[in-house]
Formats: sequence, C1' cells, structure tokens
RNA sequence: GGAUAAUAUUGGCAAACUUAAUGAAAAUUAAGGACGCAAAGCUAUGGGGCUAAGGAUGUAUUCUAUGCCUGCCAGGCUGCUAUA
Repeated sequence: GGAUAAUAUUGGCAAACUUAAUGAAAAUUAAGGACGCAAAGCUAUGGGGCUAAGGAUGUAUUCUAUGCCUGCCAGGCUGCUAUA
C1' cells in the first nucleotide's frame, strides 16, 4: 500500500414510532427512541423510486421535476480497528 471483516478493541451512526417546526407534497431539521449498519461518512454522477406546486391536457386516482430519496442499487472521494 492492497485485500478481507472470522476474531478483538476504542468508539460511531440511528429504522419504525412520538413531539415540534418547515414544505403544495414527497420529504427534511431538532429532541426522544433503537430496527439495524464495517462506511447506515461525504457526493444527486448513472440507474431506479417518490411527490405534482407550477405547467400541459381536458375530467382521466391523466402527463410532467426544476422538488425529494445515498438506510434502493452502483460509481467517485475519504476514514477507524484487526489480521483467522
């Protein structure tokens, strides 16, 4: 430096749900709370998904992202410990 995460250590993050706030909504933020996670750290770059204010259409549970999801799957960047 790379690989791996069986073992061991210091720790880290925080699902659902509840409360408050923001937002048209999806969702996000904060507090509580832990389902889990070896990147469940950062990144919206690719795929995929969610919402539909506005716009379009004209009545269809309609279409549409510039909005959102990285704890959906990948890519890129970075980090701790250990070595069966």